[in-house]
RNA sequence: GUCUUAUCGAGAGUGGUGGAGGGUAUAGGCCCGAUGAAACCACAGCAACCGGUUCUCCCCCGUGAGAACCAGGUGCUAAAUCCUACCCGUAGGGGAAAGAUGAGAU
Numbered sequence: 001g002u003c004u005u006a007u008c009g010a011g012a013g014u015g016g017u018g019g020a021g022g023g024u025a026u027a028g029g030c031c032c033g034a035u036g037a038a039a040c041c042a043c044a045g046c047a048a049c050c051g052g053u054u055c056u057c058c059c060c061c062g063u064g065a066g067a068a069c070c071a072g073g074u075g076c077u078a079a080a081u082c083c084u085a086c087c088c089g090u091a092g093g094g095g096a097a098a099g100a101u102g103a104g105a106u
Base pairs, nucleotide, nucleotide: 001106002105003104004103005102006101007100008099013043014042015041016040017039021032022031023030026085027084028083029082044077045076046075049073050072051070052069053068054067055066056065057064058062081098086095087094088093
């Protein structure tokens, strides 16, 4: 990088370096930004996908299901993935696509 699959209206920021952009590639909108954007670093935090511990359940004792706790591997810490775009619907809304993250495969 590609494929499969689960989740995405919850949650959590300060300091230093930096110096003009950023919020998904594009378009429109709306926001954030010199009271300092992106990026990098340090520390702090959130969450619980993988992982760990303990317990419970069962015609099936398992590579099973569930609960509580921990926080080792990732991830994340403005706004719903900021909103819309394609399909269905009068509409509220639903679905898809794209994207992000985890796990597995290649």
SAM riboswitch aptamer (S box leader) from uncultured Geobacter sp., 106 nucleotides, folded computationally. Taxonomically the source falls in Geobacter (Bacteria, Thermodesulfobacteriota, Desulfuromonadia, Geobacterales). The coordinates come from a structure-prediction model, not an experiment, and the mean pLDDT is 83.